[in-house]
Context: one part of a larger RNA
RNA sequence: UCAAGUUAAAGGAAUUCAGCAAAUUGGCCCUGUAUCUUUGGUAGAAGGGGUGUCUGCGGCCAUGCCGGAGGCAUGUAUCGCAGACUUCAAUAACAAGGGGGGCUCGACUGUUUAACAAAAACGUAGCUGGCUGCUAGUCCGAAAGGAUGCGUACAGCCAGUGACUCCUGCCCAGUGCGAGUAGAUGAAAAUCCGGUUCAACGGGUAUAAGUCCUCGUAAACGGCGGUCGUAACUAUGACGAUCUUAAGGUAGCGUAAUCCCUUGUCGGUUAAUUGCCGACCUGCAUCAAUGGAGUAACGAAGUCCCCACUGUCUCUAACUUGACCCUGGCGAACCCGCAAUUUUGGUGCAAAUGCCAAAGACUCCAAGCGGGAAGCGAAGACCCCGUGGAGCUUUACUGCAACCUGUUGUUGAGAUACGGUUUAAGUUGUGAAGUGUAGGUAGUAGACAUCGAAGUUGUCGCGCAAGUGAUAAUGGAGUCACCAAUGGGACACUACCCUUCUUGAACUGUAUUUCUAACCCUAUAAGGGGACAUCUACAGGCGGGCAGUUUGACUGGGGCGGUACACUCCUAAAAAAAUAUCAGGAGUGCCCAAUGACUUACUCAGGCCGGACAGAAAUCGGCUGUAGAGCGUAAGGGUAUAAGUAAGUCUGAUAGGAUUUCGAAUAGCGAGAAAUCCUGCCGUGAAAGCGUGGCCUAACGAACCCAUGUAGCUUUUUAUUGAGGCUCAUGGAUGACAGAAAAGCUACCCCGGGGAUAACUGAGUCGUCUCAAGCGAGAGCUCAUAUCGACCUUGAGGCUUGCUACUUCGCUGUCGGCCCUUCUCAUCCUGGUUGUGCAUCAGCAGCCAAGGGUGGGGGUGUUCACCCAUUAAAGAGGAUCGCGAGCUGGGUUCAGAACGGCGCGAGCCAGUUUGGUUGCUAUCUGCUUGGAGUGUUAGUGUCUGAGAGGAAGGUUCCAAUAGUACGAAAGGAACGUGGAGCCGUGGCCUCUGGUUUAUCAGUUGUCCAAAAGGGCAUGCUGAGUAGCUACGCCAUAGAAGAUAAAAGCUGAUAGCGUCUAAGCUUGAAGUUUCCCUUAAAAAGAGACACUGGACCCUUAUAGAAGAUGAGGUUGAUAGGACAGGGAUGUAAGUGCGGUAACGCAUUAAGUCCACUGUUACUAAUAGU
Repeated sequence: UCAAGUUAAAGGAAUUCAGCAAAUUGGCCCUGUAUCUUUGGUAGAAGGGGUGUCUGCGGCCAUGCCGGAGGCAUGUAUCGCAGACUUCAAUAACAAGGGGGGCUCGACUGUUUAACAAAAACGUAGCUGGCUGCUAGUCCGAAAGGAUGCGUACAGCCAGUGACUCCUGCCCAGUGCGAGUAGAUGAAAAUCCGGUUCAACGGGUAUAAGUCCUCGUAAACGGCGGUCGUAACUAUGACGAUCUUAAGGUAGCGUAAUCCCUUGUCGGUUAAUUGCCGACCUGCAUCAAUGGAGUAACGAAGUCCCCACUGUCUCUAACUUGACCCUGGCGAACCCGCAAUUUUGGUGCAAAUGCCAAAGACUCCAAGCGGGAAGCGAAGACCCCGUGGAGCUUUACUGCAACCUGUUGUUGAGAUACGGUUUAAGUUGUGAAGUGUAGGUAGUAGACAUCGAAGUUGUCGCGCAAGUGAUAAUGGAGUCACCAAUGGGACACUACCCUUCUUGAACUGUAUUUCUAACCCUAUAAGGGGACAUCUACAGGCGGGCAGUUUGACUGGGGCGGUACACUCCUAAAAAAAUAUCAGGAGUGCCCAAUGACUUACUCAGGCCGGACAGAAAUCGGCUGUAGAGCGUAAGGGUAUAAGUAAGUCUGAUAGGAUUUCGAAUAGCGAGAAAUCCUGCCGUGAAAGCGUGGCCUAACGAACCCAUGUAGCUUUUUAUUGAGGCUCAUGGAUGACAGAAAAGCUACCCCGGGGAUAACUGAGUCGUCUCAAGCGAGAGCUCAUAUCGACCUUGAGGCUUGCUACUUCGCUGUCGGCCCUUCUCAUCCUGGUUGUGCAUCAGCAGCCAAGGGUGGGGGUGUUCACCCAUUAAAGAGGAUCGCGAGCUGGGUUCAGAACGGCGCGAGCCAGUUUGGUUGCUAUCUGCUUGGAGUGUUAGUGUCUGAGAGGAAGGUUCCAAUAGUACGAAAGGAACGUGGAGCCGUGGCCUCUGGUUUAUCAGUUGUCCAAAAGGGCAUGCUGAGUAGCUACGCCAUAGAAGAUAAAAGCUGAUAGCGUCUAAGCUUGAAGUUUCCCUUAAAAAGAGACACUGGACCCUUAUAGAAGAUGAGGUUGAUAGGACAGGGAUGUAAGUGCGGUAACGCAUUAAGUCCACUGUUACUAAUAGU
């Protein structure tokens, strides 16, 4: 020193983030018990009393006995009453709730992150919604199969909320979900058409789910406004206006687990409150089953207050055991570049034991401490980077499962209805004219009729409303054609065919339905389902359920912002060229068939003069006019011989090719742009010529793929339309512009790296900050400078905040507090002194001065700031924002959770709230101590004192000076003197207090049979010497030297003046010394005296080990004994008294002592 304990006077939470820890309470019996309440509870509420032993009596119970409604006896059970007895204390040990009140959250018991979170999180009963009729729904599985469940809607599953009470508002526009569906869209299969024939292929029709569309749905996801005006003081705004929405937040609650501003305002609590409680409402950003507001009970939850209690604290002290330490034995690990391993200042990649300088330093060992080794531990977890990873999300990209739907197969037989195709029978067919409803063509002159013609009546169908067809009845014998007329065509009848319609049949489709035989269920039966379902294949939809990936770069860190990411012009750019920054100033991603080419002609802007309407500006004339205009668009350059303006004619803005320059760093580099040239063909001009777009410098894009065009080649085929491929040209874009196809979160995170790059410190800088200075506008009645001091200017410091990115990312522990030390002075107090708008007192403002001091509390994590009461004063700062191998861990900054806000979501927030592992045996150095050795030329003892350290004192109050000086008064000092406090320092234990596991006594439980005497972690309790201690006691002068600011003397430079230049005198708590401690290792190693010292043994006034001291028989060193003093409190035994517990006497006994003495009884013998 640590661990675990014990005890503390006075105070009693002043400690601290916080009563953390500790203390208090405690069992049983009796009594008594508020508020609230869901009437159960709260409640062991709170508070109060009792508790042992002995004797006697009683009740109850048990057992036994007897003469049996009862009585008697016993008591190892139990309840009570009374009287005695003892102690400081009777649940005497052990065991064994501290209590009360306010609030938040969660109803409750329960569950959870094994090993940092036990909670407000999860769960829960209750409430609500959804799915589901059983071959169900939900879930697992590739399937077979399985769970729920051998259950059946009072059931199961999914989701939300979370007891209970009062309640649960408005919004269906968005996103979901459900339902519907006339229409739109909608795949394959089907069907139709095209495709010379087939096919590929193309097109159309119809059509499922889905989508569009319509409706519903919020206890689905979710959402729930703004501006202006207005009442007879003001304020406010019941009221109004207006914009706007799907709807504009209702009831409640509200500075809250939600409020930024904020420590909101008021009240209560306190001396003081960033706290808590109650209100208010201006709700950044409350709000109703993402439930709102209450709420008894409950909670190792969070928070505040009070009582009790205490070493948490003022302020520490003592004691016990163990560790540590010492002796003997055994004996690791971490760590380790090399070491002959100091301090200060400097330097240096800007924080050095190792470099430079100065100082210090004899060698070694031990115990300690933890300042440094930017100590050890862990290739930093924060940050950035990587064309690293993983987990998660989604309206990222691309897929897959599942699900929905259509079609095929498994897959059969019927019916009805409606279709399609084919076929049979029938039927239908009206321009005008014509008798009249003429389908076409052909044949033909006859055909039909008692097997009932014409006609009439009824019914039905068609219909152009004229008729026509069928049929029934009646009727009872004719009707029609040819011919003629009309007309393009002439109809009795027959054949074929077209159109409309009817009926039947075959095949087939859709819808509904029946059946049973595939198939399925079932127990093997009976039966049920049934061509559906299941399964398969193809197709469409939906599809973070699952998977693979992407999610750019630059960047005074990254992100957000921006584009400095492709180009053009000017400046920067430093007179060749080139030249950077998230430097400054501006542009481009086009436009134009003329705004292009040529030829010819002309000259602009502006100004002056003149001219009807006509004006400053219209058009006209004249003069002047070097460009002050124009040239499509930025700027620069260029330009009148025009490149400008106008007209005429044209398309050279053309096809093919070459070279050069820019693009583009002195290698190489694409697209693109430009210049020059050749060939062809053109335009214009008389011609020379000019013209390969725009006066020049910007106006752009690879491969794959697609489209278009034209021609050629090629494959397929007997051949070809066609289809595929190649070549050429043009167009389509990648603007991150030499061009991936591409969204987020990570605090659950991981890996590789980086001090190439951020967050601490340091370094540089000093805008900002702090402190000065110069000047002096002004105010201060007057007067710049008693005091205050603008504008402007110049600095210092390196405390604030920035900037930079130099050090550190194979790691320098981050805020505040505590503990402890030191330094600076720009001084808060104390000391000296100057000025004053200084009479005194008290101030204000300077100068010198760092010796000492600079405190206690409240709320807050706070530093800071605010407040309370004191005070002489309650200074400002540095030391890695001093100090975590010293502590704490409240804050910040991991993992849990909640609120508000943001986000579809995963998640996020210098917003809030609650919870949340602080490792290390010290090698070196440093420091505090203790030793050993060497040196100093023998040793021992006693000194000196260079040097070192100290604050050893600091400060206040009172009295007196003195009611004096001063002052009109009111008021009111000082020098020198005395006393008393407080703080600090040193020592001590007589007193007081503490401790006292020395000791004595009492006593519980139990064991040694009882007694006596003892053991059991000092069992507990009372008292307590020595020692150690504080809360106790004692001490804690003054003076001298040299000085600072300042005050002066004499005194010149400068005949004066001047404190100064020479000289001299004063002058401070500051400085040096006298004082105290230490100090011959002070290498200049001292002086004086003397001749011994150590081991060993007994030891303590000493002590971790060493050391030191006292002693060693010529001896009181230790032990013993005795005496004194002291502690406890009257022993045992015996006697007496009492029924007994117990009392009294013997007896101020017995026991004990670390104290003070005496005494050789024992041991310090003998020896080296």